[in-house]
Context: one part of a larger RNA
RNA sequence: GCCGGCGACUUGUAAGUAGUGGCAGGUUAAGGCAGAGAAUGCUGAAGCCAUAGUGAAAGCGAGCUCGAAAAGAGCGAAGGUCACUAUUUACAGACCCGAACCCAGAUGAUCUAACCAUGACCAGGGUGAAGCUUAGGUAACACUAAGUGGAGGUCCGAACCGACUGAUGUUGAAAAAUCAGCGGAUGAGUUGUGGUUAGGGGUGAAAUACCAAUCGAAUUUGGAGCUAGCUGGUUCUCCCCGAAAUGUGUUGAGGCACAGCGGUUGAUGCUCAAGCUUAGGGGUAAAGCACUGUUUCGGUGCGGGCUGUGAAAACGGUACCAAAUCGAGGCAAACUCUAAAUACUAAGUGUGCAGUCAACCAGUCAGACAAUGAGGGAUAAGCUUCAUUGUCAAAAGGGAAACAGCCCAGACCACCAGUUAAGGCCCCAAAAUGAUUGCUAAGUGGUAAAGGAAGUGGGAACGCAUAGACAACCAGGAGGUUUGCCUAGAAGCAGCAAUCCUUUAAAGAGUGCGUAAUAGCUCACUGGUCAAGUGAUCCUGCGCCGAAAAUGAACGGGACUAAGUAAUCUGCCGAAACUGUGGGAUGUUUUUACAUCGGUAGGGGAGCGUUCCGCAUUAUAGACUGAAGCAUUAACGAAAGUGGAUGUGGACAAAGCGGAAGUGAGAAUGUCGGC
Numbered sequence: 001g002c003c004g005g006c007g008a009c010u011u012g013u014a015a016g017u018a019g020u021g022g023c024a025g026g027u028u029a030a031g032g033c034a035g036a037g038a039a040u041g042c043u044g045a046a047g048c049c050a051u052a053g054u055g056a057a058a059g060c061g062a063g064c065u066c067g068a069a070a071a072g073a074g075c076g077a078a079g080g081u082c083a084c085u086a087u088u089u090a091c092a093g094a095c096c097c098g099a100a101c102c103c104a105g106a107u108g109a110u111c112u113a114a115c116c117a118u119g120a121c122c123a124g125g126g127u128g129a130a131g132c133u134u135a136g137g138u139a140a141c142a143c144u145a146a147g148u149g150g151a152g153g154u155c156c157g158a159a160c161c162g163a164c165u166g167a168u169g170u171u172g173a174a175a176a177a178u179c180a181g182c183g184g185a186u187g188a189g190u191u192g193u194g195g196u197u198a199g200g201g202g203u204g205a206a207a208u209a210c211c212a213a214u215c216g217a218a219u220u221u222g223g224a225g226c227u228a229g230c231u232g233g234u235u236c237u238c239c240c241c242g243a244a245a246u247g248u249g250u251u252g253a254g255g256c257a258c259a260g261c262g263g264u265u266g267a268u269g270c271u272c273a274a275g276c277u278u279a280g281g282g283g284u285a286a287a288g289c290a291c292u293g294u295u296u297c298g299g300u301g302c303g304g305g306c307u308g309u310g311a312a313a314a315c316g317g318u319a320c321c322a323a324a325u326c327g328a329g330g331c332a333a334a335c336u337c338u339a340a341a342u343a344c345u346a347a348g349u350g351u352g353c354a355g356u357c358a359a360c361c362a363g364u365c366a367g368a369c370a371a372u373g374a375g376g377g378a379u380a381a382g383c384u385u386c387a388u389u390g391u392c393a394a395a396a397g398g399g400a401a402a403c404a405g406c407c408c409a410g411a412c413c414a415c416c417a418g419u420u421a422a423g424g425c426c427c428c429a430a431a432a433u434g435a436u437u438g439c440u441a442a443g444u445g446g447u448a449a450a451g452g453a454a455g456u457g458g459g460a461a462c463g464c465a466u467a468g469a470c471a472a473c474c475a476g477g478a479g480g481u482u483u484g485c486c487u488a489g490a491a492g493c494a495g496c497a498a499u500c501c502u503u504u505a506a507a508g509a510g511u512g513c514g515u516a517a518u519a520g521c522u523c524a525c526u527g528g529u530c531a532a533g534u535g536a537u538c539c540u541g542c543g544c545c546g547a548a549a550a551u552g553a554a555c556g557g558g559a560c561u562a563a564g565u566a567a568u569c570u571g572c573c574g575a576a577a578c579u580g581u582g583g584g585a586u587g588u589u590u591u592u593a594c595a596u597c598g599g600u601a602g603g604g605g606a607g608c609g610u611u612c613c614g615c616a617u618u619a620u621a622g623a624c625u626g627a628a629g630c631a632u633u634a635a636c637g638a639a640a641g642u643g644g645a646u647g648u649g650g651a652c653a654a655a656g657c658g659g660a661a662g663u664g665a666g667a668a669u670g671u672c673g674g675c
Base pairs, nucleotide, nucleotide: 001675002674003673004672005671006670011092012091013090014089015088016087017086018085019084020083021082022081023080025049026048027047031043032042033041034040053060054059063075064074065073066072095233096232098230102223103222104221105220106219107218113197114196115195116194117193118192119191120190121189122187124156125155126154127152131148132147133146134145135144136143160184161183162182164181165180166179167178168177199215201211202210203209208217236607237606238605239604240603241602246259247258248257249256250255260364261363262361263360264359265358266357267356268355270352271354275349276348277347278346279345280344286338287336288335292332293331294330296328297327298326299325300324303321304320305318306317307316308315309314367392368391369390370389371388372387373386374385375384376383397408398407399406412583413582414581415580417579418578419577423573424572425571426558427557428556432570434569435568436567437566438565439564445560451545452544455542456541457540458539459538460537462535463534464533472529473528474527475526476525478502479501480500483497484496485495508523512521513520584597585596586595587594588593608664610661611660612659613658614657615656622652629648630647631646632645633644635642636641
């Protein structure tokens, strides 16, 4: 891991409600009698409920209480009881499995810690303390030397004890070892045997260490099925309805209680929702600047600054700041002279499996995304918090390549019938290689901005142009004059000022290059050649660049110049939608019919099956001419299931009507067995 067995809402007592039954007032409890009897029958009204309420009570009573009250108000003017069944609640282990803990009593020092008693053990080698002897030395000591001696938590190093490093091992040879090195090794040494100390404790050269592979409190038995607002699991079928993820409170936030939303039963009967009609109030969106604020520019300029004159007073100037006011132009959740759409309120209409009320039974209190209106955030987030709506949750089907929350659409069942929705119609792949008119050349389509550009289509208005434009080519582009100033120079072309006149077809006191300054080239402007459009601006459609990311990938692919895109038109395809035909169920009912039948939590209803018991202790269909069980396979039923036949098997046992439950398995790191 698989297969098979077992495995979870029970039982008692007491209540609420519903259904069924007995009685009409209901009913017995303990006890007693009969009985083989914990069966059963007969007794047994003690008690309980009901029969009248009301008041704190005395009390009064179909009324009572409050009250001065004859006012007014509150509660009343009855609808039972005993069983059984179902369900819910309370108390009990209370649907099942699951703690870590806490307490009590015992058992442990054969491991290990310390201690006590009594024994045992430590190869070999080095160093050479005290003391002593001899010699020297001294008045005598002291002292010196040599020898002797054999001290030490002394040195090196086996046994023994330990465990510093590395490797191996890590389902090991081993639940702590092996290998190579390492530390102590006469000592606070090591060790044998026997003993002592016990868990709220012991022992501890102290690490919360050790106390039998168990230690921040041993092990074991009991309290004990501790408790678990937590996790996991909870077993047959069909039918009807069908939620919530919100508010308030909570030592409350992943739990509860009440309300909200669901179900069942009953009552009420138009009261209700959508829609429509009518009547309302408002201060949101928008807009505006009349208020409150804020804000830019301009006019006038209170006051101030700077400044001039004056001895001062004062009077002037001002390209500075600037009140107030005027004109123009903006902004506002906490501004409003204005002011919607919706929404809301009221009345009327509105017969829908709508509303309201009561009883009983729930679940829900983590919501998700999308669109819109907002707050927070960075006008970030598949972010977060509200509001309104939708979908998912609890919804399958079609579309979006794939894709809970997007678009279409809500699946009772069957059909090799039809029509459509969203979305599509070249091939993959059902249906147009459809029609008309344009656009796009970028594979744009099939990712993105500021910004950039003689891309290209459309529109508008404005110049010039056969009296010849625009472009190109040929020619001219002059004189006063080198204008004046400035300057070393300044001659169209460093700079400042001025910017005239003449000759002309035309020519600036000069557009750019250039020179030290001139020169030179060129432009404006003009003539000619040529010949019909040309130049600049604004709006707009579709394109271009801008455009770099980590495995190869941004039409679903092939491919496409339409099979892209804009507009118009006609067809077709396309779903579990709608229709058609047949069938089933539920509800209502006028019984012809009409409506309905997706569904998690959850409520309600109807059934199937398993084991045992009664009818059947007056014994039963069937069964060795083959029961149950098992295997294969017709048939029937909407399902759980029923059931014929054949084989196997070798002794029990079907159906019916009832009753009682150890009553249905796929999940619980379930449990036992097998493989």

The part of an RNA shown here (large-subunit ribosomal RNA, domain II) has 675 nucleotides and comes from Sciadococcus taiwanensis. The RNAcentral record of the full RNA draws on ENA.